[in-house]
RNAcentral holds the sequence, with entries from MGnify.
The RNA shown here (SAM riboswitch aptamer (S box leader)) has 133 nucleotides and comes from uncultured Trebonia sp.
NCBI's taxonomy places the organism under Bacteria, Actinomycetota, Actinomycetes, Treboniaceae, Trebonia.

């Protein structure tokens, strides 16, 4: 910096935890985590293929200019930037939307109060935190 409402699980081993964190709510002896094997999803990076683009930017080439440059002019059946596909390699992932909330905004309810407070629900933002590349 980009993405996070999609998608994709079997076996063996193991033997009580797991879902980052806090709260909630879930999963789990009909077998958690971890480890191994096989399979799959996806398309971030690399790779390969196809396409687009009146050459817009970069790269490259030529010219002019310069001490050398920048800047400038022209070119380039397009090397990169764009789109689509393949899935060969490198990651990642395969309960629940990142499982939901936490911060902010708005609306409403309840309780206590009387220059407000507590709490609950819902809409929106996507802030914070986190994950992956």
């Nucleotide at each position: 910096c980009a993405u996070c409402c999609a998608g994709a699980g079997g076996g063996g081993u193991g033997g009580a935890g797991g879902g980052a964190u806090c709260g909630g709510c879930c999963c789990u002896g009909u077998g958690a985590a971890g480890c191994c094997c096989c399979g799959g999803c996806a398309a971030c990076c690399a790779u390969c293929g196809c396409g687009a683009a009146u050459a817009c930017g970069c790269a490259c080439c030529u010219c002019a200019g310069u001490a050398a440059g920048g800047c400038g002019a022209g070119g380039c059946c397009a090397g990169c930037g764009c789109g689509c596909g393949a899935c060969u390699g490198g990651u990642g992932c395969c309960a629940a939307g990142u499982c939901c909330g936490g911060c902010c905004u708005g609306c409403g309810g309840u309780c206590a109060a009387g220059g407000u407070g507590a709490u609950c629900g819902c809409u929106g933002g996507g802030a914070a935190a986190g994950a992956u590349g």